Description:
Model confidence (mean pLDDT): 82 of 100. The RNA shown here (small-subunit ribosomal RNA) has 1470 nucleotides and comes from an uncultured prokaryote. Its Rfam family is "Bacterial small subunit ribosomal RNA". Its family is annotated with structural constituent of ribosome and ribosome in the Gene Ontology. The RNAcentral record of the sequence draws on ENA.
[in-house]
RNA sequence: AGAGUUUGAUCCUGGCUCACAACGAACGCUGGCGGCAUGCUUAACACAUGCACAGUCGGACGAGGUGCGAGGCUUCGGCUUCGUUACCUAGUGGCGGACGGGUGAGUAGCGCGUGGGAACCUGCCCUGGAGUGGGGAAUAACCACUGGAAACGGUGGCUAAUACCGCAUGUGUCCCGUGGGGGAAAGGCUUCGGCCACUCUGGGAGGGCCCCGCGUCCGAUUAGCUAGUUGGUGUGGUAGAAGCGCACCAAGGCGACGAUCGGUAGCUGGUCUGAGAGGAUGAUCAGCCACACUGGGACUGAGACACGGCCCAGACUCCUACGGGAGGCAGCAGUGGGGAAUAUUGGACAAUGGGGGCAACCCUGAUCCAGCAAUGCCGCGUGCGUGAAGAAGGCCUUAGGGUUGUAAAGCGCUUUCACCCGUGAAGAUGAUGACGGUAGCGGGAGAAGAAGCCCCGGCUAACUCCGUGCCAGCAGCCGCGGUAAUACGGAGGGGGCUAGCGUUGUUCGGAAUUACUGGGCGUAAAGGGCGCGUAGGCGGGAAGUCAAGUUAGGGGUGAAAGGCCUGGGCUCAACCUAGGAACUGCCUCUAAAACUGGCUAUCUAGAGUCCGGGAGAGGAUGGCGGAAUUUCCCAGUGUAGAGGUGAAAUUCGUAGAUAUUGGGAAGAACACCGGUGGCGAAGGCGGCCAUCUGGGCCCGGAAACUGACGCUGAGGCGCGAAAGCGUGGGGGAGCAAACAGGGAUUAGAUACCCUGGUAGUCCACGCCGUAAACGAUGAGUGCUAGAUGUCGGGGCGUUGGGGCUUCGGUGUCGCAGCUAACGCGUUAAGCACACCGCCUGGGGAGUACGGCCGCAAGGUUAAAACUCAAAGGAAUUGACGGGGGCCCGCACAAGCGGUGGGAGCAUGUGGUUUAAUUCGAAGCAACGCGCAGAACCUUACCAGCCCUUGACAUCCCGGUCGCGGACCCAAGAGAUUGGGUCUUUCAGUUCGGCUGGACCGGAGACAGGUGCUGCAUGGCUGUCGUCAGCUCGUGUCGUGAGAUGUUGGGUUAAGUCCCGCAACGAGCGCAACCCUCACCUCUAGUUGCCAUCGGGUAAUGCCGGGCACUUUAGAGGAACUGCCGGUGACAAGCCGGAGGAAGGUGGGGAUGACGUCAAGUCCUCAUGGCCCUUACGGGCUGGGCUACACACGUGCUACAAUGGCGGUGACAAUGGGUUGCGAUCUCGCGAGGGGGAGCUAAUCUCUAAACGCCGUCUCAGUUCGGAUUGUAAUCUGCAACUCGAAUACAUGAAGUAGGAAUCGCUAGUAAUAGUGGAUAAGCAUGCCACGGUGAAUACGUUCCCGGGCCUUGUACACACCGCCCGUCACACCAUGGGAGUUGGUUUUACCCGAAGGCAGUGCGCUAACCGUUCGCGGAGGCAGCUGACCACGGUAAGGUCAGCGACUGGGGUGAAGUCGUAACAAGGUA
Repeated sequence: AGAGUUUGAUCCUGGCUCACAACGAACGCUGGCGGCAUGCUUAACACAUGCACAGUCGGACGAGGUGCGAGGCUUCGGCUUCGUUACCUAGUGGCGGACGGGUGAGUAGCGCGUGGGAACCUGCCCUGGAGUGGGGAAUAACCACUGGAAACGGUGGCUAAUACCGCAUGUGUCCCGUGGGGGAAAGGCUUCGGCCACUCUGGGAGGGCCCCGCGUCCGAUUAGCUAGUUGGUGUGGUAGAAGCGCACCAAGGCGACGAUCGGUAGCUGGUCUGAGAGGAUGAUCAGCCACACUGGGACUGAGACACGGCCCAGACUCCUACGGGAGGCAGCAGUGGGGAAUAUUGGACAAUGGGGGCAACCCUGAUCCAGCAAUGCCGCGUGCGUGAAGAAGGCCUUAGGGUUGUAAAGCGCUUUCACCCGUGAAGAUGAUGACGGUAGCGGGAGAAGAAGCCCCGGCUAACUCCGUGCCAGCAGCCGCGGUAAUACGGAGGGGGCUAGCGUUGUUCGGAAUUACUGGGCGUAAAGGGCGCGUAGGCGGGAAGUCAAGUUAGGGGUGAAAGGCCUGGGCUCAACCUAGGAACUGCCUCUAAAACUGGCUAUCUAGAGUCCGGGAGAGGAUGGCGGAAUUUCCCAGUGUAGAGGUGAAAUUCGUAGAUAUUGGGAAGAACACCGGUGGCGAAGGCGGCCAUCUGGGCCCGGAAACUGACGCUGAGGCGCGAAAGCGUGGGGGAGCAAACAGGGAUUAGAUACCCUGGUAGUCCACGCCGUAAACGAUGAGUGCUAGAUGUCGGGGCGUUGGGGCUUCGGUGUCGCAGCUAACGCGUUAAGCACACCGCCUGGGGAGUACGGCCGCAAGGUUAAAACUCAAAGGAAUUGACGGGGGCCCGCACAAGCGGUGGGAGCAUGUGGUUUAAUUCGAAGCAACGCGCAGAACCUUACCAGCCCUUGACAUCCCGGUCGCGGACCCAAGAGAUUGGGUCUUUCAGUUCGGCUGGACCGGAGACAGGUGCUGCAUGGCUGUCGUCAGCUCGUGUCGUGAGAUGUUGGGUUAAGUCCCGCAACGAGCGCAACCCUCACCUCUAGUUGCCAUCGGGUAAUGCCGGGCACUUUAGAGGAACUGCCGGUGACAAGCCGGAGGAAGGUGGGGAUGACGUCAAGUCCUCAUGGCCCUUACGGGCUGGGCUACACACGUGCUACAAUGGCGGUGACAAUGGGUUGCGAUCUCGCGAGGGGGAGCUAAUCUCUAAACGCCGUCUCAGUUCGGAUUGUAAUCUGCAACUCGAAUACAUGAAGUAGGAAUCGCUAGUAAUAGUGGAUAAGCAUGCCACGGUGAAUACGUUCCCGGGCCUUGUACACACCGCCCGUCACACCAUGGGAGUUGGUUUUACCCGAAGGCAGUGCGCUAACCGUUCGCGGAGGCAGCUGACCACGGUAAGGUCAGCGACUGGGGUGAAGUCGUAACAAGGUA
């Protein structure tokens, strides 16, 4: 510090996710030791038991008991008296129980933090001053009686004090204030020195109460709150200020700087994170606060409204004799419960500290320790060295090896920790040690007791095998898994961390993803529809003053701990400890006066006013106008149609329409001018005139006047298109939602089109308040190149148009700059300033609820649950478009055949059938395709019968030299098995069965598989397409994907060439080079040829001879737009012409760019993986691939006269031929048979038909057509039954030219008629070739199909066979409404009113003081009673929140379903 994820790719926006750190954690697996920390985050739920008991003091007091001593009595048990030092104890009394310890429920508060303040209190402590004199009356304990189950009492009697009460004194103190008045005390111990106490009163320290400034969470879908409320006066009250309480008076107080209300929460030092600013948090430790079963209350006291005190009420638990009582772990342990989850019912007061005490000492679950827990942090160990035969084993393997791996073993060494033995602290100032026989130290034994967890597709470090087969599973995000998974599970190996490792949860970070530091708003989310303006924010020049902000310096404070720095102590570290700095803050003092601010006086550049000029669809009201139209009415002419549409129909019209002429009426709108012209804030405004009226502009003219009056603007107020609403409103020509069971279209058509047509559109008044209210761009000010149009005004010099300049508006282009890009660019989206509004992923949703507004429609404000890993913007390359332009192609058109589609047959396919009908091929680009040829074989399929190292290859052992071949016999369907006869006797040799080779037998490695996967592959092939394209290097442009080049203007068959150009070149394609045909030349001349010469024949190159010609086959030539004319740009080229065998690529072939289709082929071959191994291998016989209701493709033959048949007469080329072609001859009607010359082939042989001529048929199911069937015969072959071909005779079916639709072909082509060849017997209508005869047509590119280039749109990129919307149906999820119902909380009114203090009363009771006549009285007090206040409780009515809820609304998600096709290309109606 970043990374992954939207796309085919790119840049941006934007969310989601990850890597880091942390934790009082939990869970999973694992676990050696020690140190230091930490340990109920949940039920402030309920608590058994023990302890914390809040105690202590006998040196405050009386009493009792025990012990001891002495005495008395004694039944020898004991009883009793006195004294006593010691001990114990209930009680009276004192101090302490307000500290310490726990918890965080409540609390949004002066509660806390920080800094100040004044009207206060303060036991014990410190330090001063003064004092402690003299009396009195009670009371518990105790005793007696007595109530009660108990708890706990009652009555009477006795007694003490440091308990209580007077009197005296009182420096000082308190009250009124001349003076006066009030108000204290206690003793105990003593070594007699004193010590500890006591009283009054100063001061201090420490503690506490109160007040104030500032800071302190979320919600405005909480906007108004408040009657003791705010203030005053008086009075009360308190330790003390104060509405703290009360009476009276006034009517205030708080609030948009967020009152009130609701929700949540103890606050802080700090802690975690972060570069910081921040964010989150508030365990342990420390400070403060609050609470102590829940609520209320006071008492005592220095201090409490009191955790282990009291009273009352309530709930709960326990005891009970039913009458009453007792209790409060949020102390330490512990229990139940809750929970994912958190420890021992331990030791000790040794230390530190606290209470009491003179002290000894006692108490102390504070504390110090120990125990449990890897909960965390830190440290240590599980060994070290050597050791290659790189052991074994495992795993992988290309089978060679690699890896685990110096790892192990082996050898040598060491002993930390743990263990055993011994010794043994510091902590303790003199004593006292729970920890603890602990830490440490010494010794001993032995590598001995001690390693796991997670991960290995990318992010992210680490890869292979096996298993599995969209299953099982994984997953933080993207995503893996459908038969080769580095992603699942296992293994080997590797990576990371390590006594831990992972997971989960939470926080911060990354996230500049709430942006103060540090973001944005034209199109990504985001500018309010527009104006006026309140509060607020901000604000021109110069001067003075103040000192609030600001700045500087000083002072105070900012607790300690923590963090940081520097040291120190535990062996180190964690940890502990000392000092320092820091604590960014607040308060205060002093100073400064620049800037901001306040005040004072002032200036004119901002802003505004007056005078002058001028433009304008600015607004309102009233009036007027004409054209046209339209519609309607009247009249004329006139006749059968008119309307309307893609085409029609509905509709109108013989009752006279439409058309046309004239006249009239009505309403609405104002052609031309008219213009990216004008005006207005926006909405918006368009005939003319008048009236009223708003704003802007120009000239500064004498720069006249005001003098900062300004900008923005939360709320607020106003304006605000269209549609819509209201009025018993008006008006209504045209247009026109709805409507029409109107017309069409259509599968449907609740639409688009047509015919009608009502609201509405218009006017008046009042609502509504929204729009893509858009420049998708808030308003204001200043600054920052220009060019060019246009509107309004001014100036200058020219005047003929026109030019220069300036202010204001409105456009286009463009520099800098900005922007993700597109683009913006003085009219900014540039550079700045100040203000307002708004945004923070998509969906849910601008929805629900609530509020406000509205007559309604609805508007405004505005969520959440849930769900997704994206949703988006701009640009790029493609692809696509029922977008555009240009251009090709037998693509259409024009033609030919006509082909096929109809018929019969052949052949292939589908389907069906079958034991099997083997398999593959599937739109074009499968279907006479693999198959250049299934009777057996082929053959892969089926049935049956056999073989198992195998039909075939290599290796080993043994045997034999053979083996083999021919023939015969037997069994069998055959494979096979058994037997016999004949023939023959391998090569090398070191002469050894030694080597090779062959065969037989045996064993195992292995063979074998047309079994699967063409979606694991190679190779080969098809296709777009012989289309003209596809790319690269360098450069340039762009952030980038990419672009440029390759686009453009011409041209071409062509990215062919030329020109231009930020491109310049190059490659693969095109073309050419290659083959062939067409012309010529040369060479050569047999098997070819025969012009000339000769010979011969009935005839023939038959012979001699020749190589001229033809021809053959080799080498050359020839054609290049080369020449001429025209055209074009002077180019490339095109058009025409000449010459030429051939002319613009001369015809044909071979040749197939980058790529596409997971195209085809595992059954040609090769090959990974998987599968079978007495079978999925091998052999054989028979069957099947030839089936047959049917459907399709490709063909053949036809339907006839351009023909059939008969007769007759010609003319080829390519090829083939010795298991062959086979002449001549011969037999047969024929297929063919017999015999057989020649030929290993330019020699011999296989070889034409259509055509021509003659004859016949005469339009018919025929002398067309030949299917089918019968009979006979032929050939091949081991064998023609299933299942061959051909022949003869007989038979003679369908078919009379083929619906929709559709194929091929542009010249030696189509068509037509034959020929040859391959396919190892036979078998072609197929295939591949050959030559013969030999056409028609192309105006042209609108349309169909395919393709190329440019451009455009796109929501497509699996790329239109794309994408995608809504209803419905089903399942699940969350949510709104909902009659109601349940609960929480809160408010108001009223009722009740415990305890308690206060007030009043107090006839009952009453020791101290006073008086007294001693009876009593007084003062004072107590009980009781009364009153207001008040907790709980009750009644009633609301507010608010939550749960449930029949039914219901929409929403989301889902493999896939139904209906349509809305959107994206002009998406087919933008």